[in-house]
RNA sequence: CGAGUCGGCCAGAUGAUCGCGGCGCUUGCGCUGAGGACAGUCCGGACUCCGCAGAGCACGGUGGUGGGUAACGCCCACCCGGGGUGACCCGCGGGACAGUGCCACAGAACUCAAACCGCCCGGUUCCGGCCGGGUCAGGGUGAAACGGCGGUGUAAGAGACCACCAGCGCGCCAGGUGACUGGCGCGGCUAGGUAAACCCCACCGGGAGCAAGACCAAGAAGACCGGUUCCGGCCGGUCGCGGACGCCGCUUGAGCGCUGCUCGCGCGAGGCGCCCGGGUAGGUUGCACGAGCGCGUCGGUGACGGCGCGCCUAGAUGGAUGAUCAUCCUUCGACAGAAUCCGGCUUACCGGCCGGCUCGUCCC
Repeated sequence: CGAGUCGGCCAGAUGAUCGCGGCGCUUGCGCUGAGGACAGUCCGGACUCCGCAGAGCACGGUGGUGGGUAACGCCCACCCGGGGUGACCCGCGGGACAGUGCCACAGAACUCAAACCGCCCGGUUCCGGCCGGGUCAGGGUGAAACGGCGGUGUAAGAGACCACCAGCGCGCCAGGUGACUGGCGCGGCUAGGUAAACCCCACCGGGAGCAAGACCAAGAAGACCGGUUCCGGCCGGUCGCGGACGCCGCUUGAGCGCUGCUCGCGCGAGGCGCCCGGGUAGGUUGCACGAGCGCGUCGGUGACGGCGCGCCUAGAUGGAUGAUCAUCCUUCGACAGAAUCCGGCUUACCGGCCGGCUCGUCCC
């Protein structure tokens, strides 16, 4: 210098004027006001309510090993397999001798029994062949064809037998926390793929979600049913409270609960229908001090953790975060945009900057 690989950061800046949400007060001023994804809503949790004698079934998820974490399907380190000269990258990585299913096309045959061509033996012949048997060594088909190669053997052949190699299983030794790796010996000789097919094994998982839920005057700011929306604290209806009537039930128990089902268990004196009368729909909170952020230091290969110091950073409820102008940036600024919060993953993205490492070429 060129090519590559891995990781990190930024995401226009400053000022003026006007406008909007929140907070404060001296009431017309001050302070403050989106992101790395805030997107997809795909995982995991916090928080909330319901449930919580117990057991079984069903359902869903995860899947090498060890660690990190509140937890995870995430992250780190390692192992194994594959790719790359290399830095490095990729792997939904338990089990296919528990059982079942499936394997397009081609091919005789796709899993255990099979013979299309060829080879060999026997029979037959009108000499073209035909019939019966043996044979998976050779050909052909296929992504994949029943270990590879050499020999013995044979009518021709074949792990039928032998040496070596590959693979599998078992045992022992050594290393490692472990996945696993290396070595030695023995065995039968050989087993196709597929579990993001059923299934088996191990482990994990109660259900619903901020429209969760809580509080504030009277019986109640509630229950049930239905609807709309990109979203929403949205919309509509019936009920509750009092009274009349009717039906069922009161331990020989109606009904209710155990939020998928069953067994089983518990509660239990009221429940249902219909008619009349009366009555409300506002506000507060959850809601932003948190598994928080920054810096330093210590421990650890690392993910991460401990300690110290410092900081406070939107909170709406028709839902704000914008517009114009000036100057600057070689760049005229992409993708997007809060609605309970947090940890991840995935996806979108104009461009710019920084660093580690690898390979090639040249020069000193």
Source information: This is a predicted structure of a 364-nucleotide RNA (Bacterial RNase P class A) from Arachnia sp. A source record names the gene rnpB. Its Rfam family is "Bacterial RNase P class A". The family's RNA type in Rfam is ribozyme. Rfam describes the family as follows. Ribonuclease P (RNase P) is a ubiquitous endoribonuclease, found in archaea, bacteria and eukarya as well as chloroplasts and mitochondria. The RNAcentral record of the sequence draws on ENA. Its mean pLDDT, the model's own confidence on a scale to 100, is 75.